[in-house]
Molecule: transfer RNA
Organism: Actinomycetes bacterium
RNA sequence: GGGCGCGUAGCUCAGCGGUAGAGCGGUACCUUUACAAGGUAUUGGUCGGGGGUUCGAGACCCUCCGCGCCCA
Repeated sequence: GGGCGCGUAGCUCAGCGGUAGAGCGGUACCUUUACAAGGUAUUGGUCGGGGGUUCGAGACCCUCCGCGCCCA
């Protein structure tokens, strides 16, 4: 330099054009002598940045940034 893949909650990941979600985690309370486990409630987001298409974009298109793999 070229090709491919990935970027969504604190972490691991869903969501292939129509309300942004799950598990784990965090917090409070219950329970316990205490801890763990368990229960209830709660907490959660510039969907990597910018632009475009569309009535509508996390998703489609362009561009940039970051990470990984392959080729040279």